[in-house]
RNA sequence: GCUGAUGUGGCUCAGGGGUAGAGCACUUCAUUGGUAAUGAAGAGGUCACGGGUCCGAUUCCCGUCAUCAGCU
Numbered sequence: 001g002c003u004g005a006u007g008u009g010g011c012u013c014a015g016g017g018g019u020a021g022a023g024c025a026c027u028u029c030a031u032u033g034g035u036a037a038u039g040a041a042g043a044g045g046u047c048a049c050g051g052g053u054c055c056g057a058u059u060c061c062c063g064u065c066a067u068c069a070g071c072u
Stems, first nucleotide, its partner, number of pairs: 001071007010024004018055001026042005048064005
C1' cells in the first nucleotide's frame, strides 16, 4: 500500500428498514436472626463519527476513524 471482518447500556452479545433487547453487573424492595441464593421493580444507549437515499436508517450506500486478520 491492497483486501476483508468488527464497532450496539459498565462487560459479553442479539437485532440488518417501522424509533433497540437479552445475560451478567448496578440500585431499591421483599424473603432471612444475619449473609448467600431467590423473587419483584428500576436506572443506565442520541447504535464509532460525518454525509447520502428513503415517508421513515442501528439496519441500505459513500467517506473517515479505531481494532483485528490476510496479501504484498